The RNA shown here (c-di-GMP-I-GGC riboswitch aptamer) has 81 nucleotides and comes from Desulfosudis oleivorans.
The source organism's lineage runs through Bacteria, Pseudomonadati, Desulfobacteria, Desulfobacterales and Desulfosudis.
The sequence was found by an Rfam model in a public genome assembly.
The model forms 95% of the base pairs in the Rfam consensus.

């Protein structure tokens, strides 16, 4: 550098449920674990949602979503390489 088998020390936290934000997707605290070798960050592609505009779609325009894929970067242990 690369791999992610083992040991060890650990991390995070899906559905649900209080309590707030938000038109919404969605999302922050707390509780909770289905899970996860980056489930740490990043909105560069590309998908899926929301809202606007429109008779309807598509297109434009804002926003969401990194636990939806691909790419960035950054990072614990240590068999073999």
């Nucleotide at each position: 550098a690369a791999a992610c088998a083992u040991c060890a020390a650990g991390c995070c936290a899906a559905a649900c449920c209080a309590u707030g934000g938000g038109c919404a997707a969605c999302u922050a605290u707390g509780g909770g674990a289905c899970g996860g070798a980056a489930a740490g960050c990043c909105a560069c592609g590309g998908g899926u949602c929301c809202u606007g505009c429109u008779u309807u779609u598509u297109a434009c325009a804002g926003g969401a979503u990194a636990g939806c894929c691909g790419g960035g970067u950054u990072a614990c242990c240590u068999c073999c390489u």